[in-house]
Molecule: transfer RNA
Organism: Patescibacteria group bacterium
RNA sequence: GCCGGGAUGGUGGAAUUGGUAGACACGACGGUCUUAGAAGCCGUUGCCGUAAGGCGUGAGGGUUCAAGCCCCUCUUCCGGCA
Numbered sequence: 001g002c003c004g005g006g007a008u009g010g011u012g013g014a015a016u017u018g019g020u021a022g023a024c025a026c027g028a029c030g031g032u033c034u035u036a037g038a039a040g041c042c043g044u045u046g047c048c049g050u051a052a053g054g055c056g057u058g059a060g061g062g063u064u065c066a067a068g069c070c071c072c073u074c075u076u077c078c079g080g081c082a
Stems, first nucleotide, its partner, number of pairs: 001081007010026003019065001027045006046055003058074005
């Protein structure tokens, strides 16, 4: 230099035809239980905002009524070729 694959909450990891982003699990916080704790069980858990609402999928653009998903450029990681 060329080719292929990846980047999604605090972490892992889904979203299968473009149609509610974050299922599920872990972690965290609160509660229950206990003399106290652990385990179990229940609830909450992206960001801003009093609320209404707005924003959020590596970065920037484009297509579309609608983009994590399609197209272009870039950054970065992994693998292959030279």